[in-house]
RNA sequence: AUUUUAUAAAGAACGAGGUUAGAGACAGGCUCAUAGAUCCUCUAGCAACCAACUUGAAGUCAGCUUUUGCUGAUUGGAAAACCGGUGCUAACUCCUGAUUCCAUUUUGGAAAAAUAUAAAAA
Numbered sequence: 001a002u003u004u005u006a007u008a009a010a011g012a013a014c015g016a017g018g019u020u021a022g023a024g025a026c027a028g029g030c031u032c033a034u035a036g037a038u039c040c041u042c043u044a045g046c047a048a049c050c051a052a053c054u055u056g057a058a059g060u061c062a063g064c065u066u067u068u069g070c071u072g073a074u075u076g077g078a079a080a081a082c083c084g085g086u087g088c089u090a091a092c093u094c095c096u097g098a099u100u101c102c103a104u105u106u107u108g109g110a111a112a113a114a115u116a117u118a119a120a121a122a
Stems, first nucleotide, its partner, number of pairs: 002121007013043001015042004022032003026097004044089003048086003054080002059074006093114001099111005
């Protein structure tokens, strides 16, 4: 680099140091940017996936019990805490776009595609 699956309207520093001209994937727009964006390192934070670990919502059966309920067994994993590997921390993936369907206000909605991230495979 390729394939498959899942997620992408939420969340989180305009932080410090370095670098120096474009950056936001691509095209068209529209924004950010020498008052230093983007990118790299560090710190701080967020929580999409994976890994590890602890507690254990709900269900079923049996016994006891006037009832509420209690105890044991079994199945199961809602939700939460802690921590690691990637990732992420302007604007809905910034908006639209490749194709299809619905609707008909000529615009809107949904899906797909594209892109990004994670896991697995070869």

The RNA shown here (SAM riboswitch aptamer (S box leader)) has 122 nucleotides and comes from Chitinophaga pinensis.
The model forms 93% of the base pairs in the Rfam consensus.
Its Rfam family is "SAM riboswitch aptamer (S box leader)". Its family is annotated with regulation of gene expression in the Gene Ontology.